[in-house]
Molecule: transfer RNA
Organism: Clostridiales bacterium
RNA sequence: GCGAUCCUAGCUCAGCGGAUAGAGUGUUCGGCUCCGAACCGAAAGGUCGGGGGUUCAAUUCCCCCGGAUCGCA
Numbered sequence: 001g002c003g004a005u006c007c008u009a010g011c012u013c014a015g016c017g018g019a020u021a022g023a024g025u026g027u028u029c030g031g032c033u034c035c036g037a038a039c040c041g042a043a044a045g046g047u048c049g050g051g052g053g054u055u056c057a058a059u060u061c062c063c064c065c066g067g068a069u070c071g072c073a
Stems, first nucleotide, its partner, number of pairs: 001072007010025004018056001027043005049065005
């Protein structure tokens, strides 16, 4: 330099045109316990990488930019 895949909660990821955007894990609080762990319940936590476009409607489709990984040179 060229090509491919990916970027969504602190972390690992799902969702791939119309839901108040979800799960696991972690965190906090409560229950349980002699105390912890485990287990049970609840809560907080998201500019869906940034900008633009298409559409009645975009996390989802298209373009540009940035970043990560892999391959080729």